[in-house]
The RNA shown here (transfer RNA) has 74 nucleotides and comes from a Pseudobdellovibrionaceae bacterium. Its Rfam family is "tRNA". Rfam classes the family as a transfer RNA. Taxonomically the source falls in Pseudobdellovibrionaceae (Bacteria, Bdellovibrionota, Bdellovibrionia, Bdellovibrionales).

Parts: sequence; structure tokens; C1' cells
RNA sequence: GCGGGAGUAGCUCAAUUGGCUAGAGUAUCGGCCUUCCAAGCCGAGGGUUGCGGGUUCGACCCCCGUCUCCCGCU
Repeated sequence: GCGGGAGUAGCUCAAUUGGCUAGAGUAUCGGCCUUCCAAGCCGAGGGUUGCGGGUUCGACCCCCGUCUCCCGCU
């Protein structure tokens, strides 16, 4: 230098011919339960979907550029 893959909640990950309010587990916080703790049950908060543009009525998804990480080739 070229090609491929990955980037979404604090963490691990979902979410496809583009469409209803972007969800789950875990963690954190609150409540219930318990003499107390743990476990269990219920609930809450937490997101510029790496970043910047474009297409579209509508983008995590399609297109372009760019950043970081991984793999391969030269």
C1' cells in the first nucleotide's frame, strides 16, 4: 500500500428484502421478601448505533469519506 471483519447502554451482545417508541443479559440504584446479608421477585435510570456527509417520506441497516482494533496479502 491492497483486501476482509469488527465498532450499538458501564460491560457482553441482539436487532436484515430500510418502517411501529433501538432491545436482552449483566452491572448500578430503589422497592418487596429476610432478624441481617446473600439469593429470589418487581421496578427505574442509563444510547448523538465510532465520527462526518449523502440517498430516502423514513437509515443501526444503503452509498462516500474518515478514525480505532483484529486477520490476511504485498